RNA sequence: GGUUCCGUAGUGUAGUGGUUAUCACGUUCGCUUCACAGCGAAAGGUCUCGGUUCGAUCCCGGACGGAACCA
Numbered sequence: 001g002g003u004u005c006c007g008u009a010g011u012g013u014a015g016u017g018g019u020u021a022u023c024a025c026g027u028u029c030g031c032u033u034c035a036c037a038g039c040g041a042a043a044g045g046u047c048u049c050g051g052u053u054c055g056a057u058c059c060c061g062g063a064c065g066g067a068a069c070c071a
Base pairs, nucleotide, nucleotide: 001070002069003068004067005066006065007064010025011024012023018054027042028041029040030039031038048062049061050060051059
């Protein structure tokens, strides 16, 4: 330099056009326990800028960041 792929909560992930975005761990609060454990609740997220559409995490383009392969 070229090709392909990826970007969602603090971390790892599901979600392939539709009304309140999923789960696990973690964090905070409460209950319980000698303690460990357990139970209940809460906070927290679609990388960025445009486009298509009645409607975009999802489709299209650019930017940014990352990974693999080739050279």
The RNA shown here (transfer RNA) has 71 nucleotides and comes from Trichonephila inaurata madagascariensis. RNAcentral holds the sequence, with entries from Rfam. It matches the Rfam family "tRNA". The family's RNA type in Rfam is transfer RNA.